[in-house]
RNA sequence: GGGGAGCUGGCGCAAUUGGUAGCGCACAGGAUUCCAAAUCCUGGGGUUAAGUGUUCGAGUCACUUGUUCCUCA
Numbered sequence: 001g002g003g004g005a006g007c008u009g010g011c012g013c014a015a016u017u018g019g020u021a022g023c024g025c026a027c028a029g030g031a032u033u034c035c036a037a038a039u040c041c042u043g044g045g046g047u048u049a050a051g052u053g054u055u056c057g058a059g060u061c062a063c064u065u066g067u068u069c070c071u072c073a
Base pairs, nucleotide, nucleotide: 001072002071003070004069005068006067007066010025011024012023013022019056027043028042029041030040031039049065050064051063052062053061
């Protein structure tokens, strides 16, 4: 330098044909316990990498940029 894949809460990942951004862990509070652990209940936390465009509507489609990984030379 060519080609491909990824980027979404603190972490790991979902999101069907474009139509309310969810799940697990972690965190906070509560129940339980003599105290903890485990278990159960509740809750907070997101500029969906950045920007522009298309659309009534974009995590999803198009373009540009950044970054990570794989591969070819």

Predicted 3D model of a 73-nucleotide RNA (transfer RNA) from Rhodamnia argentea. Its Rfam family is "tRNA". The family's RNA type in Rfam is transfer RNA. Taxonomically the source falls in Rhodamnia (Eukaryota, Gunneridae, rosids, Myrtales). RNAcentral holds the sequence, with entries from Rfam.